[in-house]
Context: one part of a larger RNA
RNA sequence: CCUUCGUUAAGGAACUAGGCAAUUUAGCCCCGUAACUUCGGGAUAAGGGGUGCCUCCUGAUGUGAAACUAGAACAGGUGAAGCGUUAGGAGGUCGCAGUGAACAGGCUCUGGUGACUGGUUACCAAAACCACAGGUCUCUGCAAAGCCGAAAGGCGAUGUAUAGGGGCUGACACCUGCCCAGUGCCGGAAGGUUAAGGGGAUGGGUUAGCCAAGGCUUAGGCCAAAAGCAAAGCUCAGAACCGAAGCCCCGGUGAACGGCGGCCGUAACUAUAACGGUCCUAAGGUAGCGAAAUUCCUUGUCGGGUAAGUUCCGACCCGCACGAAUGGUGUAACAACUGGAGCACUGUCUCAACGAGGGACCCG
Numbered sequence: 001c002c003u004u005c006g007u008u009a010a011g012g013a014a015c016u017a018g019g020c021a022a023u024u025u026a027g028c029c030c031c032g033u034a035a036c037u038u039c040g041g042g043a044u045a046a047g048g049g050g051u052g053c054c055u056c057c058u059g060a061u062g063u064g065a066a067a068c069u070a071g072a073a074c075a076g077g078u079g080a081a082g083c084g085u086u087a088g089g090a091g092g093u094c095g096c097a098g099u100g101a102a103c104a105g106g107c108u109c110u111g112g113u114g115a116c117u118g119g120u121u122a123c124c125a126a127a128a129c130c131a132c133a134g135g136u137c138u139c140u141g142c143a144a145a146g147c148c149g150a151a152a153g154g155c156g157a158u159g160u161a162u163a164g165g166g167g168c169u170g171a172c173a174c175c176u177g178c179c180c181a182g183u184g185c186c187g188g189a190a191g192g193u194u195a196a197g198g199g200g201a202u203g204g205g206u207u208a209g210c211c212a213a214g215g216c217u218u219a220g221g222c223c224a225a226a227a228g229c230a231a232a233g234c235u236c237a238g239a240a241c242c243g244a245a246g247c248c249c250c251g252g253u254g255a256a257c258g259g260c261g262g263c264c265g266u267a268a269c270u271a272u273a274a275c276g277g278u279c280c281u282a283a284g285g286u287a288g289c290g291a292a293a294u295u296c297c298u299u300g301u302c303g304g305g306u307a308a309g310u311u312c313c314g315a316c317c318c319g320c321a322c323g324a325a326u327g328g329u330g331u332a333a334c335a336a337c338u339g340g341a342g343c344a345c346u347g348u349c350u351c352a353a354c355g356a357g358g359g360a361c362c363c364g
Base pairs, nucleotide, nucleotide: 001359002358003357004356005355006354007353008352010350011349014348019345027051028050029049030048031047036041038171052093053092054091055090056089057088058087059086060085061084062083063082067078068077069076094098106343107342108341109340110339111338112337113335114334118130119129134169135168136167137166138165139164140163146155147154148153172330173329174328175327177260178259179258182257183256184253185252186251187250188249191248192247193246197242198241202237203236204235205234206233209229210228214223215222216221261279262278263277264276265275288322289319300316301315302314303313304312
């Protein structure tokens, strides 16, 4: 010096991001317990008192002889002393101290978040994350929907809409506003568009043939290049027109994805604007909440708490950029959650000291 312990004057959180750590508290009995509350709770709330040993007394209770009772028998009932257990009382006694050691809640007030019990990053995170009962939307009529599988088949379910799958929300209380223009979903089918397919107008290729220079001839005819024309067949291309769903179109739908304005003026001080004008929109944010787990400016302003408070609590509203199941606002209880305050307590600190065990290190 390191480490694990012990003790400490005066002060008592001045330490620190933060009382981290370590103290304090603690069992049992009695008394006594507030706001609030979903009437269960809150509550071991808080806060007081008692606690050893000796002697005696009382009650309850166990055991318990004789006797009595009862009785066919066994069982049963009453039941003294003594002994045991337990509760209470009186007197006495020792210490600073009696759950004398050990084991064994610090408490309270007030915000935030999540209702709760529960689950989670095996091995740095336990939480405000996940789940949860409850709410709601939606799909599914049973060979269900959905899911696994190439299929067979299986799960769903030996269930059947009070059932099953999926999404969102997340106890409870009070509530959940406006917008269907876009996107999605549902419904509709008149019209537009439209694939394969049907349909074949028309055009091209191919060549029997026609035309014909010319050739042959027994003069009757026969053969025939080039260019041009070209039937049927085969073949290639192919316009009208007829063709579903979808899309366009029409309507619905927000606890579907989502969205929920700007500028200017106006009241007999000023300021402000209930009021008016105008532009734009699908509609312009309702209730409630609000410097908030959201507020940049910002340590906003006012009030409270402190001698002093970027945190905290209560208000205000100018909401950079809250807002209603990506739920809004409350809420008793709960939480190894998170912010603030007070009491108690302490070596966290002022500021360090001493002691014990173990190590490091030095010498042998």